[in-house]
C1' cells in the first nucleotide's frame, strides 16, 4: 500500500508517546402484535461465524460373536460425540467499482450461552480482537487521475 473481518474515524480529559471516556459509523444479541410453531422433557435447545453434510479398505475407543480349560491374543460384526484421509453445501483473494465468462491459488475453523431465548415495532444489552502479504488475463457500463 493491500487482504480477511463487523472490527474504523473523529473529540474531550489525563498521573501524556500510555491511560480513561464519549460521539458517529458498522456488526450483532435480547424484545410485541400479527404470522409461524404447537415435538419440549439432563438430554437438550441456542448463539458468533463461509465453516455444513458424507465416504473410508486405516487408526484408536466400546459392545457382541467365534475361538479357548480360561483369555485382555486372533478373526468376524456393529456403534462412536475421538484421529487421519478424501470430498462437499458454502465462503475468500488475483489492486477503482459493478455485470458477464474463463483461469489459478486458498478457507471450508474457532469460540460463547447455560436448561432459556422462532419472527418481531418501541425499548433494551454488547463489540469494533486478531490474524496476513495478492501481483492472470478479456469484454461491456461506470468512476477517478
Nucleotide at each position: 500500500c493491500g487482504c480477511u473481518u463487523a472490527a474504523u474515524c473523529u473529540c474531550a480529559c489525563u498521573u501524556u508517546u500510555g491511560g480513561u471516556g464519549a460521539g458517529a459509523a458498522c456488526g450483532g444479541g435480547g424484545g410485541a402484535a400479527c404470522c409461524a410453531a404447537u415435538u419440549u422433557u439432563u438430554c437438550g435447545g441456542g448463539g458468533u461465524g463461509a465453516a455444513u453434510g458424507a465416504a473410508u479398505a486405516u487408526g484408536c475407543u466400546c459392545g457382541g460373536a467365534u475361538u479357548u480349560a480360561g483369555a485382555u491374543c486372533a478373526u468376524c460384526c456393529g456403534a462412536g460425540a475421538c484421529a487421519a484421509u478424501u470430498u462437499u453445501a458454502g465462503g475468500g483473494u488475483c489492486a477503482c467499482u459493478c455485470u458477464u465468462a474463463c483461469g489459478a491459488c486458498c478457507c471450508g475453523a474457532a469460540c460463547c450461552c447455560g436448561g432459556c431465548a422462532g419472527c418481531u415495532a418501541a425499548c433494551u444489552c454488547c463489540g469494533u480482537a486478531g490474524g496476513c502479504g495478492u501481483g492472470g488475463a478479456a469484454a461491456g457500463a461506470g468512476g477517478g487521475g
Molecule: c-di-AMP riboswitch aptamer (ydaO/yuaA leader)
Organism: soil metagenome